[in-house]
RNA sequence: ACGGGCUUAGUUUAGUGGUAAAACAUCGGUCUCCAAAACCGACAAUGGAGGUUCGAUUCCUCCAGCCCGUG
Numbered sequence: 001a002c003g004g005g006c007u008u009a010g011u012u013u014a015g016u017g018g019u020a021a022a023a024c025a026u027c028g029g030u031c032u033c034c035a036a037a038a039c040c041g042a043c044a045a046u047g048g049a050g051g052u053u054c055g056a057u058u059c060c061u062c063c064a065g066c067c068c069g070u071g
Base pairs, nucleotide, nucleotide: 001070002069003068004067005066006065007064010024011023012022013021018054026042027041028040029039030038047063048062049061050060051059
C1' cells in the first nucleotide's frame, strides 16, 4: 500500500428495517445472630459523521480504533 473481519451497559455476548435483550459486575432490599449463598429490584449501551427510508443496532458511504491476510 491492498483485501477481509470486528466496534451494542463497567465486562462478556444476543439482536438480518418497527418497544434495544441477557449474564456477570455495581448499588438497594428480603432472609441471617453476623456474613456468604439464594431471591426481588434499580442503574447503565448501539465507535464518530453523513446518506437511504414513514422508520436504521440492522442497508450504503467516509472517518477512527482493534484483529487477520497479501505484497
The RNA shown here (transfer RNA) has 71 nucleotides and comes from a Patescibacteria group bacterium. The coordinates come from a structure-prediction model, not an experiment, and the mean pLDDT is 86.